[in-house]
The prediction has a mean pLDDT of 84. This is a predicted structure of a 505-nucleotide part of an RNA (small-subunit ribosomal RNA, 5' domain) from an uncultured prokaryote.
Context: one part of a larger RNA
C1' cells in the first nucleotide's frame, strides 16, 4: 500500500460497486423453457339468454380452455471450480484430413400414389406411478413410384500439387419434395411464408502441430496396443481410435514414471522498475451437473431443470411397487470468524417460438439488506474576556481547559414537512417511481467517534497500585515518588469511522 475480509467500540446522508473464500454438504416451498391454430384432427365447462311436456333442449360462451399428433427451441442463456499438470489454457500456425440448423447470395425444382397412428370411444389391470386390448381419424408425421444437375458411387482421360490429395471431364449407376395463408363468390392466377437439390458466403465447431507458464530426485527407471508398418473397421474427419498379421520398438538427468498441489488466461494487488503474489466481481476458454457408466435423438449433447443401468441418500406405498436430484433465482438446515430478499417488472437491452398480434424469459433491468469497499457531503458560520463557572495542575502568586462556552448577529447543505415533477420511449407501452430534480416552509434546530501519548513514533502531568494487578509489535515496563499498569485532566493522530487480527507485496 492492498483486501470478496472478520472481530471490538462507534455510527448522520447520498452516489457507484461488491457480498458462502468454509461442506462439489443435505435440501421444504415457489418460480427459472417454452412457443406455433397461418402444419393437423378432435374439442369441453362455469355462466348468461330463449324455449319447455319441468325430464330437458337450443344459442352465446367458443372452435375458447385443457390435452394430443407435428415443427422449431430445449446443446443458448444462468451456476459452480470437484476433477484436470493436459494441446486443458495462452500465443502462433495447419486442415489438400473435416462438419456447420437458423441467416445471406446464386442456380434449378416442387409430378404422382399409399398405408398407418395418437388424440377420441369402449373394455381390462394397478393403491399409485402408470400400463394394456379392440375400434375410428388427420397432417408440413411416415412410406413407395416418376423426373435428375460431376451432388454421390464405380471405371477411364486431362491439368495442378505437398505424399495420401485438389480441379475439369466421358460412360454407366444412385438419391428429392409439402403445403399453408392473403387477394378472390368459386376456380384460375398472383403475392408472402414454408419445402427439395446444388454452388458459394457468413457464423460456430472438431482435429493436428511449434513455443510458453507450478512443486518433490528423501520419486530413476517407465512402457505389450506399448512404438512402428501393411490391411481392414469406426468417425464429419486424421490417427493403435479399434481389430487381425508382421517387426521390436518408444520415453528418460534438457527429469520419463510416480507422488502431492492446482481450473487456465485477459487481468488484479504490490513495486521506481525488474520482479513477487494472486486468478473474487467483469470478459475469453475449459471442465462438471447426487456418484459411476452408457448410448438415443439431433445441424450440434454423450445433454444442469432428457433417457437407460448400477450405487448411496431422501420421500410415498394397499408391501406388489413407485418418485426425486438448487454447483439456476430466492429461501432452509448444517459447517463456519464470516457473506443478503422465499421482492417488482418484462418498461428497456437481449434470447426462444410465431406471418403477426403476442406468449415465455429469477437472462436482464430495478428495488431490498449489510459502513463490506471507493468517492462526495454534513454535524454549523461570524463575533465574543487579559479570560465567567466548573474541572485539572500549582512554587498557592497563578497556569490550563479557552474564543472554547454563554451571549449577540447570520446561514439552511443534508434531514423533515408540503406542492410540482422528468429523461430513460421512434406512434403506443415505465418495473424503477411520485424516484431524480425544482419550489416553498421549518429550526442551530436531528447528526462524533475511535486509537494513542517510554524509545522506535506525533503527543505529559496528577492520583491509585506496589514484580501485585496488569501492559507489550520489538526493546522492555511494574519490588512506594511508574510520562510504560488502572483512572483523571491535558495533548497527538485519523475521522463516519477508528483500532486489532489474518493474508500478499
Nucleotide at each position: 500500500a492492498a483486501c470478496g475480509a472478520a472481530c471490538g467500540c462507534u455510527g448522520g446522508c447520498g452516489g457507484c460497486g461488491u457480498g458462502c473464500c468454509u461442506a462439489a454438504c443435505a435440501c421444504a416451498u415457489g418460480c427459472a423453457a417454452g412457443u406455433c391454430g397461418a402444419a393437423c384432427g378432435a374439442g369441453a365447462a362455469a355462466g348468461u339468454u330463449u324455449c319447455u311436456u319441468c325430464g330437458g333442449a337450443a344459442a352465446c360462451g367458443a372452435g375458447u380452455a385443457a390435452a394430443g399428433u407435428g415443427g422449431c427451441g430445449c446443446a443458448a442463456g444462468g451456476g459452480u471450480g470437484a476433477g484436470u499438470a493436459a494441446c486443458a489454457c495462452g500465443u502462433g500456425a495447419a486442415u489438400a484430413a473435416u462438419c456447420u440448423g437458423c441467416c445471406c447470395u446464386c442456380a434449378a425444382a416442387a409430378c404422382u400414389g399409399g398405408g398407418a397412428u395418437a388424440a377420441c370411444u369402449u373394455g381390462a389391470c394397478g393403491a399409485a406411478a402408470g400400463u394394456u386390448a379392440a375400434g375410428c381419424u388427420a397432417a408440413u408425421a411416415c412410406c413407395g413410384g416418376a423426373u435428375a444437375a460431376g451432388a454421390c458411387c464405380a471405371c477411364g482421360u486431362c491439368c495442378c500439387u505437398u505424399a495420401a490429395g485438389g480441379g475439369a471431364u466421358g460412360c454407366g449407376g444412385u438419391a428429392a419434395a409439402a403445403g399453408a395463408a392473403g387477394u378472390c363468390u368459386c376456380a384460375a392466377a398472383c403475392u408472402u411464408c414454408a419445402u427439395u437439390u446444388g454452388a458459394g458466403g457468413a457464423u460456430g465447431a472438431g482435429u493436428u502441430c511449434g513455443c510458453g507458464g507450478a512443486c518433490c530426485a528423501u520419486u530413476a527407471g517407465c512402457u505389450a496396443g506399448u512404438u512402428g508398418g501393411a490391411g481392414g473397421g469406426a468417425u464429419a474427419a486424421u490417427a493403435g481410435c479399434c481389430c487381425c498379421c508382421c517387426a521390436a520398438g518408444g520415453c528418460u538427468a534438457c527429469g520419463a514414471u510416480g507422488g502431492a498441489u492446482a481450473g487456465c488466461c485477459g487481468g488484479c494487488c504490490u513495486g521506481a522498475g525488474a520482479g513477487g503474489g494472486u486468478g473474487a466481481u467483469c470478459g475469453g476458454c475449459c471442465a462438471c451437473a447426487c456418484u459411476g457408466g452408457a448410448a438415443c435423438u439431433g445441424a450440434g449433447a454423450c445433454a444442469c431443470g432428457g433417457u437407460c443401468c448400477a450405487g448411496a441418500c431422501u420421500c410415498c406405498u394397499a408391501c406388489g411397487g413407485g418418485a426425486g436430484g438448487c454447483a439456476g433465482c430466492a429461501g432452509u438446515g448444517g459447517g463456519g470468524a464470516a457473506u443478503c430478499u422465499u421482492g417488482c417488472a418484462c418498461a428497456a437491452u437481449g434470447g426462444g417460438c410465431g406471418a403477426a398480434a403476442g406468449c415465455c424469459u429469477g437472462a436482464u433491468g430495478c428495488a431490498g439488506c449489510c459502513a463490506u469497499g471507493c468517492c462526495g457531503c454534513g454535524u454549523g458560520a461570524g463575533u465574543g474576556a487579559a479570560g465567567a463557572a466548573g474541572g485539572c495542575c500549582u512554587u498557592a502568586g497563578g497556569g490550563u481547559u479557552g474564543u472554547a462556552a454563554a451571549g449577540c448577529u447570520c446561514u439552511u447543505u443534508c434531514g423533515c414537512u408540503a406542492g410540482g415533477g422528468a429523461a430513460g420511449a421512434u406512434a403506443a407501452u415505465g418495473a424503477c417511481g411520485g424516484u431524480a430534480c425544482c419550489u416553498a416552509g421549518u429550526a442551530a434546530a436531528g447528526a462524533a467517534g475511535c486509537c494513542c501519548c517510554g524509545g522506535c513514533u506525533a503527543a505529559c502531568u496528577c492520583c491509585g497500585u506496589g514484580c501485585c494487578a496488569g501492559c507489550a509489535g520489538c526493546c522492555g515496563c511494574g519490588g512506594u515518588a511508574a510520562u510504560a499498569c488502572g483512572g483523571a485532566g491535558g495533548g497527538g493522530g485519523c475521522u463516519a469511522g477508528c483500532a486489532u487480527u489474518g493474508u500478499u507485496c